[in-house]
Molecule: transfer RNA
Organism: Chloroflexota bacterium
RNA sequence: CUGUAGCUUAGCUGGGAGAGCGUCCCGAUUUCAUCGGGAAGGUCGGGGGUUCGAAUCCCCCCAGCUCCA
Repeated sequence: CUGUAGCUUAGCUGGGAGAGCGUCCCGAUUUCAUCGGGAAGGUCGGGGGUUCGAAUCCCCCCAGCUCCA
C1' cells in the first nucleotide's frame, strides 16, 4: 500500500453495494461460434468502537505485495 460476486475491479465528500468477463435461462441461426434480452450470485478479510446510519472514520488482528534500516 492492498483485501468488495467464481475472476479482474469501481465505489476518494458516511445514507442506492455497482460494472466487465464467467455461470444459468430465453430468443435469432440447421448446430457451434456470435449477437440480443433476462436472472442468480456479496457476512465489502475478521473483531470491536464512534454515529440515527459505516465498504467509507478510529483501534486491534489476519493475509499478500513493495520500500527503508